[in-house]
A computed fold for a 349-nucleotide part of an RNA from an uncultured bacterium, annotated as small-subunit ribosomal RNA, central domain.
Context: one part of a larger RNA
RNA sequence: CUGGGCGUAAAGGGCGCGUAGGCGGUUUGUUUAGUCGAAUGUGAAAACUCCGGGCUCAACCCGGAGCCUGCAUCCGAUACUGGCAGACUAGAGUGCGAGAGGGGAAAGCGGAAUUCCUGGUGUAGCGGUGAAAUGCGUAGAUAUCAGGAGGAACACCGGCGGCGAAGGCGGCUUUCUGGAUCGCAACUGACGCUGAGGCGCGAAAGCUAGGGGAGCAAACAGGAUUAGAUACCCUGGUAGUCCUAGCCCUAAACGAUGGAUACUUGGUGUGGGAGGGUUUGAUUCUCCCGUGCCGGAGCUAACGCGUUAAGUAUCCCGCCUGGGGAGUACGGUCGCAAGGCUGAAACUC
Numbered sequence: 001c002u003g004g005g006c007g008u009a010a011a012g013g014g015c016g017c018g019u020a021g022g023c024g025g026u027u028u029g030u031u032u033a034g035u036c037g038a039a040u041g042u043g044a045a046a047a048c049u050c051c052g053g054g055c056u057c058a059a060c061c062c063g064g065a066g067c068c069u070g071c072a073u074c075c076g077a078u079a080c081u082g083g084c085a086g087a088c089u090a091g092a093g094u095g096c097g098a099g100a101g102g103g104g105a106a107a108g109c110g111g112a113a114u115u116c117c118u119g120g121u122g123u124a125g126c127g128g129u130g131a132a133a134u135g136c137g138u139a140g141a142u143a144u145c146a147g148g149a150g151g152a153a154c155a156c157c158g159g160c161g162g163c164g165a166a167g168g169c170g171g172c173u174u175u176c177u178g179g180a181u182c183g184c185a186a187c188u189g190a191c192g193c194u195g196a197g198g199c200g201c202g203a204a205a206g207c208u209a210g211g212g213g214a215g216c217a218a219a220c221a222g223g224a225u226u227a228g229a230u231a232c233c234c235u236g237g238u239a240g241u242c243c244u245a246g247c248c249c250u251a252a253a254c255g256a257u258g259g260a261u262a263c264u265u266g267g268u269g270u271g272g273g274a275g276g277g278u279u280u281g282a283u284u285c286u287c288c289c290g291u292g293c294c295g296g297a298g299c300u301a302a303c304g305c306g307u308u309a310a311g312u313a314u315c316c317c318g319c320c321u322g323g324g325g326a327g328u329a330c331g332g333u334c335g336c337a338a339g340g341c342u343g344a345a346a347c348u349c
Stems, first nucleotide, its partner, number of pairs: 004320003007303002012317001014201004021194003025088007033081002035077003039073004048066007091191001092188003095184004103177007110154001115149007125136002162169002206247006215241002220236004258316006266294011298305002322349003331342004
């Protein structure tokens, strides 16, 4: 190189934008670069294969042919691929008209609840557990009423529902802002797909500086449990959790399933939109986009997947190659650090 794979056996990059590259719709003309055919030249000898021959055979040696799968020149072919020129509208995009949405950013506002503070009522307990104890309380707790402070999160609606590329997004209002969908076909005319590097985004924890701190709560302290209990349970409790700015860049970052396009029986829910029919009402029929369930062919080692494919095909990227050693060592690079990315071997089974 040929070849086999990646839902669960090893293997889909966490996700996007996009450079180079690879691949690319219909049609006309042209070119003949790729491609195909013929001829000529060259492709040393030896080796190799076949045929024949020589040493008594063989090894070995000699002759002939093949082979040397290639390259160059030239002639020809023009379907396909490419180049160039032109045309098209089914891909892609723009425009116009609609409605849906926890998509993003900033500012403001609201109520319930927890905690704390002040005051009133009130008295001996409260709290907690399997049972207790630590703890709180006669300096008046718990309970209850009124007022106040502050932080964080938004019950019901809520959904197998919506939005987002992923991470993720949920009280209400305003401002700014991204994307998708449906309908009409006016415009552009292949402008497309993928994407090594690169750039950006990226839960939680963690880090730096400054704020904030109600509840919760690593660490820590105490009480229990226990043979012990550096735990599970209980009482406390600091980082942290929150905000601003800047880092970190990981995950069971999961659908453990990369992206795009086309094709291939069905049934039944649900979200958004359009059209038809109807008594212009639920209901119902058709189409498009999304999101679920069940199942056919087919696929699969099985489980299962099954028009949202793991079916049938094409294009592009990433990745795998027995277990351990090891996501370690070394080197490089990034980071304030923690550490991340890249990533072996000896040895061993």
RNAcentral holds the full RNA, with entries from ENA and SILVA.